[in-house]
Record summary
The prediction has a mean pLDDT of 76. Two RNAs folded together computationally: RNase P RNA and transfer RNA, 428 nucleotides in total. It holds a member of the Rfam family "Bacterial RNase P class A". It is annotated as a ribozyme. About the family: Ribonuclease P (RNase P) is a ubiquitous endoribonuclease, found in archaea, bacteria and eukarya as well as chloroplasts and mitochondria.
RNA sequence: AGAUGAUCGCGGCUGCAAACGCCGAAAGGCUGCAGGUGAGGAAAGUCCGGGCUUCACAGGGCAGGGUGCCGGAUAACGUCCGGUGGAGGCGACUCCCAGGCUAGUGCAACAGAAAUAUACCGCCAGCCCUUUUUUCGCGUUCUCGCGCGUGGAAGGACCGGUAAGGGUGGAAAGGCGAGGUAAGAGCUCACCGCUGUCCUGGCAACAGGGCAGGCUCUGUAAACCCCACUCGAAGCAAGACCGAACAGGGAACUAUGUGGCGGCCCGUCACGUUCCCGGGUAGGUCGCUCGAGCCUGCCGGCAACGGCAGGCCUAGAUAGAUGAUCAUCCAACGACAUAACCCGGCUUAUCGU
RNA sequence: GCCCUUGUAGCAUAAAGGUAAGUGCAGCCGGCUCAUAACCGGUGGAUCAAGGUUCGAGUCCUUGCUGGGGCACCA
Numbered sequence: 001a002g003a004u005g006a007u008c009g010c011g012g013c014u015g016c017a018a019a020c021g022c023c024g025a026a027a028g029g030c031u032g033c034a035g036g037u038g039a040g041g042a043a044a045g046u047c048c049g050g051g052c053u054u055c056a057c058a059g060g061g062c063a064g065g066g067u068g069c070c071g072g073a074u075a076a077c078g079u080c081c082g083g084u085g086g087a088g089g090c091g092a093c094u095c096c097c098a099g100g101c102u103a104g105u106g107c108a109a110c111a112g113a114a115a116u117a118u119a120c121c122g123c124c125a126g127c128c129c130u131u132u133u134u135u136c137g138c139g140u141u142c143u144c145g146c147g148c149g150u151g152g153a154a155g156g157a158c159c160g161g162u163a164a165g166g167g168u169g170g171a172a173a174g175g176c177g178a179g180g181u182a183a184g185a186g187c188u189c190a191c192c193g194c195u196g197u198c199c200u201g202g203c204a205a206c207a208g209g210g211c212a213g214g215c216u217c218u219g220u221a222a223a224c225c226c227c228a229c230u231c232g233a234a235g236c237a238a239g240a241c242c243g244a245a246c247a248g249g250g251a252a253c254u255a256u257g258u259g260g261c262g263g264c265c266c267g268u269c270a271c272g273u274u275c276c277c278g279g280g281u282a283g284g285u286c287g288c289u290c291g292a293g294c295c296u297g298c299c300g301g302c303a304a305c306g307g308c309a310g311g312c313c314u315a316g317a318u319a320g321a322u323g324a325u326c327a328u329c330c331a332a333c334g335a336c337a338u339a340a341c342c343c344g345g346c347u348u349a350u351c352g353u
Numbered sequence: 354g355c356c357c358u359u360g361u362a363g364c365a366u367a368a369a370g371g372u373a374a375g376u377g378c379a380g381c382c383g384g385c386u387c388a389u390a391a392c393c394g395g396u397g398g399a400u401c402a403a404g405g406u407u408c409g410a411g412u413c414c415u416u417g418c419u420g421g422g423g424c425a426c427c428a
Stems, first nucleotide, its partner, number of pairs: 002329007010038002013035005021030003040336001044347002047345005052235004064231005069083005084098001085096004099226002104224002106220003120166002122162003126158001128156005136149005174192002177189003193215001194213008239286004248277006257271005293312008330334001354424005360418001363378004371408001380396005401417005
């Protein structure tokens, strides 16, 4: 996120005119003229928070909802500001629902040997079997050779060790190097990481350092849950005030009116007058726009924001008003969109500069 | 204006966060029949949209979109 001017049209407001007419029980409304005024940064979504109003409420607790690093701002917030930590980027900088899975419980498909515990392949020790013969010894034999034992090598079965390597997975008992070992392993050690504790700095989140522990042991709390803080409910169609009429119903009234039934009286029915219900309904008025307001300057604060002084008044409808035409200008003929009690945020929409 | 609520094939519905989102009717193709229906066999088609949490989202979280319902007074 069009500007200026003119004309016509529309909603409030103020003044004047007409005071005649119409609607209404009334309040009030309807008309004409003039002046002045009249949407947004999102008026939107209704996602949070507050004011305001009515109802509820001794105090405390449970249940339920919300928020979630630390400090500050604020009427309040899930917002904002400044930090801490983490992630990304060469960098300026940007992003993060960022408490607790060592409080407990649950879940983890498929794959994989094994999913919180495991031995499939592999590596290694023991023992047994088979094969082989380049070890050695013994026996036999004239010799070649054969047999037995022993050692080596290869293969296989059994029983164990192992978490280094392979493979599966989002995740496989901290990482990496050295020592060590039959082979291996925090088994031991250095460095890094983790946990606990102490010291120093900081309001704090946290950071730095010392010591200790060989490591507690996967992920998930936008799973139940735990911890800390916090929340009464509904919403202007909230709510406050004024307040009819018609139909219909009830009660009362009368020197006992009028009419019907009747010859007359009593009686009875309908009409009459007043009050109540109908209904705190229809309708009207208020709430309604001066407000945590806007602008300018100075001061405090890194900032969000706060303080002081001066100036300003800026829609308020209730079927609901902003538009149209013309002229000039602009790089652009002008996007998204139209208040409905108000305000602070967030989110979403938005041609273009 | 305010408040509540819904969203899965054309329609009606299912799915403790875990196989390739299941079922019925409807649709299409083929068979059966002289033909149609019924019946038999086969087949296509969906989580309102975007972003996030998670190994994994129709499901959980956030934002938007869409459909539906309610409202004054008294009870």